[in-house]
A computed fold for a 78-nucleotide RNA from a Candidatus Bathyarchaeota archaeon, annotated as transfer RNA. Its Rfam family is "tRNA". The family's RNA type in Rfam is transfer RNA. NCBI's taxonomy places the organism under Archaea, Thermoproteati, Candidatus Bathyarchaeota.
RNA sequence: GCCCCGGUCGUAUAGCCCGGUCUAGUAUGGCAGGCUGUCGCCCUGCCGACGCGGGUUCAAAUCCCGCCCGGGGCGCCA
Numbered sequence: 001g002c003c004c005c006g007g008u009c010g011u012a013u014a015g016c017c018c019g020g021u022c023u024a025g026u027a028u029g030g031c032a033g034g035c036u037g038u039c040g041c042c043c044u045g046c047c048g049a050c051g052c053g054g055g056u057u058c059a060a061a062u063c064c065c066g067c068c069c070g071g072g073g074c075g076c077c078a
Base pairs, nucleotide, nucleotide: 001074002073003072004071005070006069007068010028011027012026013025020058029047030046031045032044033043034042051067052066053065054064055063
């Protein structure tokens, strides 16, 4: 230098292919309440995220371009 894979709540992960109740789901976590003699378990509710910038579109986590970061493969080293 080229190619491939990945980056989403504190953590893990789904959604991306094929744009549309996704102001983003699930688990875990935190907080509050219920339950309990107490704690835990369990139940209910709430909190919290799309790596950055731009483009296309009525509409972008999703499609396109550039960049950043991580991983892997290949190449170059006169």